The prediction has a mean pLDDT of 87. c-di-GMP-I riboswitch aptamer from an uncultured Gammaproteobacteria bacterium, 86 nucleotides, folded computationally. Rfam family: c-di-GMP-I riboswitch aptamer. Rfam describes the family as follows. GEMM was predicted in a large-scale screen for bacterial structured RNA regulatory elements.
RNA sequence: GACUGACAAAGGCAAAGCCAUCGAAAGAUGGCGACGCAAAACUUCCGGUCUACGGGCAGGAAACCUAAGACAGCGGGGUUACCGGU
Numbered sequence: 001g002a003c004u005g006a007c008a009a010a011g012g013c014a015a016a017g018c019c020a021u022c023g024a025a026a027g028a029u030g031g032c033g034a035c036g037c038a039a040a041a042c043u044u045c046c047g048g049u050c051u052a053c054g055g056g057c058a059g060g061a062a063a064c065c066u067a068a069g070a071c072a073g074c075g076g077g078g079u080u081a082c083c084g085g086u
Stems, first nucleotide, its partner, number of pairs: 002086004012037002017032006035073001041079003045076003048071003054066003
C1' cells in the first nucleotide's frame, strides 16, 4: 500500500420512543434511551425517497404540479480514519 472482518482488545456511533428547542412541513439540534452499525465518519456529485412555506394551476375550497428545503442509518460515487488478519 492492497485485500479482508474469523477470533481478540481499546474505544466509537446511536434506531424507535419520550422531553425541550428550532422549522410551514419534511426534518434538525440537545438530553434520556439502544434497534442496530467496521466507516452508522465527512461530502448532495448521480439515482431514489420525503416535505411543499413560496410559486404554478384552479378559483368556493380542496386536489394536483414544483426544491431553492430535507434524508449520508436508501443505494452508488468521492474523501479521510482505529484495531486485527492475509